This is a predicted structure of a 73-nucleotide RNA (transfer RNA) from a Candidatus Omnitrophota bacterium. Lineage of the source: Bacteria > Pseudomonadati > Candidatus Omnitrophota. It matches the Rfam family "tRNA". Gene Ontology term of the family: triplet codon-amino acid adaptor activity.

[in-house]
């Protein structure tokens, strides 16, 4: 320097252009229990990395850009 793939909750990740953005774990309350746990209710959390375009609509698609990660030279 050229390529590729990746960036969504505190953490591991799902998510076809339209629905409300979700799961699991974790955090909170409460039941249970002599008490912890373990279980079960209910619940809390999001600038979809940023900046543009495209389109009636964008996390999704297009370009740039920044950060990781792999190869090539």
């Nucleotide at each position: 320097g050229g390529g590729c793939c990746g960036a969504u909750a505190g953490c591991u990740c799902a998510g076809c252009g339209g629905u409300c953005a979700g799961a699991g774990c974790a955090g909170g309350u409460c039941a249970c229990u002599c008490a912890u746990a373990a279980u079960g209710a209910c619940u809390u959390g999001g600038u979809c990395c940023c900046u543009g375009g495209u389109u009636c609509g964008a996390a999704u698609c297009c370009a740039g850009g920044u950060c990781g990660g792999c190869c090539c030279a």